[in-house]
The RNA shown here (c-di-GMP-I riboswitch aptamer) has 87 nucleotides and comes from Firmicutes bacterium UBA5301.
The source organism's lineage runs through Bacteria, Bacillati and Bacillota.
The coordinates come from a structure-prediction model, not an experiment, and the mean pLDDT is 82.
RNA sequence: GGUAUAUUUCGGCAAACUCAUCGAAAGAUGGGGGCGCAAAGCUAUGGGUCUGUAAGCCAGAACGGCUAUGAUUGCCAAGCUGCCUAG
Numbered sequence: 001g002g003u004a005u006a007u008u009u010c011g012g013c014a015a016a017c018u019c020a021u022c023g024a025a026a027g028a029u030g031g032g033g034g035c036g037c038a039a040a041g042c043u044a045u046g047g048g049u050c051u052g053u054a055a056g057c058c059a060g061a062a063c064g065g066c067u068a069u070g071a072u073u074g075c076c077a078a079g080c081u082g083c084c085u086a087g
Base pairs, nucleotide, nucleotide: 004085012037013036017032018031019030020029021028022027035074041080042079043078045077046076047075048072049071050070055067056066057065058064
C1' cells in the first nucleotide's frame, strides 16, 4: 500500500411512530424517538419500485387510464471516499 472484517477500539448513522414546515402526491427537512446497519457515507449512472400536479396521449357525457422531467442510496447494482486491526 492492497484485500478482507473477528469474540477489536473510539465512536457513527437512525426504521416505525410523533410534532412542526415544504410539496399536487410520492416524499423531503428539522426536533423527539430507536427498528436495525461494518459503509444504513456520497453520487440518481443502470435496473426496480412509488407518486401522477402541470403537460402530452388514449377514451369520453362524466368518471377514468398511460407516460417522469418528480421521489426512493435503509430496494439491487455501479462509481467515489472513509474508521478499527486479530489473521